[in-house]
RNA sequence: CGGUACGGUUCAGGCGAUCGCUGGCCUUUUCUGAAGGCUGGAGGAAAGUCCGAACACCACAGGGCAGGGUGCUUCAUAACGUGGAGUCGCGGCAACGCGAAGGAAAGUGCAACAGAAAGUAUACCGCCCCGCUUUUUUGCGGGGUAAGGGUGAAACGGUGCGGUAAGAGCGCACCAGUUCUCCGGGUGACUGGAGAAGCUUUGUAAACCCCACCCGGUGCAAGACCAUAUAGGGGAGCGUUUGAGGGCGGCCCGUCCGAUGCUCCCGGGUAGGUCGCAAGAGAUACCGCUGUAAAACGGUAUCCCAGAUGAAUGACCGCCGCCCGUUAUCGGGGUGACCUGAUAUGCGGGAACAGAAUUCGGCUUACGAGCCGUGCCGGCCU
Numbered sequence: 001c002g003g004u005a006c007g008g009u010u011c012a013g014g015c016g017a018u019c020g021c022u023g024g025c026c027u028u029u030u031c032u033g034a035a036g037g038c039u040g041g042a043g044g045a046a047a048g049u050c051c052g053a054a055c056a057c058c059a060c061a062g063g064g065c066a067g068g069g070u071g072c073u074u075c076a077u078a079a080c081g082u083g084g085a086g087u088c089g090c091g092g093c094a095a096c097g098c099g100a101a102g103g104a105a106a107g108u109g110c111a112a113c114a115g116a117a118a119g120u121a122u123a124c125c126g127c128c129c130c131g132c133u134u135u136u137u138u139g140c141g142g143g144g145u146a147a148g149g150g151u152g153a154a155a156c157g158g159u160g161c162g163g164u165a166a167g168a169g170c171g172c173a174c175c176a177g178u179u180c181u182c183c184g185g186g187u188g189a190c191u192g193g194a195g196a197a198g199c200u201u202u203g204u205a206a207a208c209c210c211c212a213c214c215c216g217g218u219g220c221a222a223g224a225c226c227a228u229a230u231a232g233g234g235g236a237g238c239g240u241u242u243g244a245g246g247g248c249g250g251c252c253c254g255u256c257c258g259a260u261g262c263u264c265c266c267g268g269g270u271a272g273g274u275c276g277c278a279a280g281a282g283a284u285a286c287c288g289c290u291g292u293a294a295a296a297c298g299g300u301a302u303c304c305c306a307g308a309u310g311a312a313u314g315a316c317c318g319c320c321g322c323c324c325g326u327u328a329u330c331g332g333g334g335u336g337a338c339c340u341g342a343u344a345u346g347c348g349g350g351a352a353c354a355g356a357a358u359u360c361g362g363c364u365u366a367c368g369a370g371c372c373g374u375g376c377c378g379g380c381c382u
Stems, first nucleotide, its partner, number of pairs: 001378011013320004018315002021041009043353001047364002050362005055219004067215005072086005087101001088099004102210002107208002109204003124149002126145007157175006176200002178197008223275004233266006245257004282303007290295001322350005327344007
């Protein structure tokens, strides 16, 4: 200098003017309202609603079945399918990345096409032996053989020697794997070494299944309370031409209407309202301590940080800042094409993803502009 790997972190434009929205408090007022003032008012993902919890109600003696989930170890945590540190396998020259990573020797199923055969090897070619035939060649039949050819994604360990009619772990040596034993390391997954056994078992469990562990259900539209909207239910009283009750501005008369009516009481639900609902597995900063780390423990200081419900948090203007392209000027590197830095009253453009709805811990996905750090590989120079 080029290429590349990983990690951390900041912001989500700023200020001002005008016009608005919304929670709380205060004041005034003509008081279920209105006006004014002060003050609070989205996110890193508020999102997807995919996991795990808190909380609430329902169910529940205990155990089992069914169903669902998880699946190397260990630690962390309120908990997790999350995170940390590791193990093993795979990929990469490497830094590093990825992995639903228990069991195929419990059982069942499946393995296209090709191939003789796809799992108790059932022999196509070839090889070998025997019998018959043939002068020989050859042909036919029976048997042996998985060493060679051929097919396939996959063919029942590999190489060599012995052995044999030809062959074969049939025997032996070495190599690979599996199982078992002993010694060492590790909490453990696992691993280093030594030895034994011819033990050599096809693949597939994001196929059924088996094994181990975990799981009751529904979600703040949970749920609790208030309550004379209206309608409807139950009860009591009054009344129906001997007129309850109502209208005609208050009373009387009068007049009109008037019977499934009028008045009162009771309880439940809906509409509506209040709470749940913001002081907590709290937030921020710093210090100490334990730990490789995730994280835990202790301490100090500061803070209260949206609580709406047909659901606020916005619109517009000006200036400044940021980013991109272009132009101009001044540089740097390179033989060169070209790469690159700074500046500008220049010109033109851009600023994303998205928006609380009971609350937390995660994961995943979407997305703009930066900053910092640690590595790996290659080239050149000293």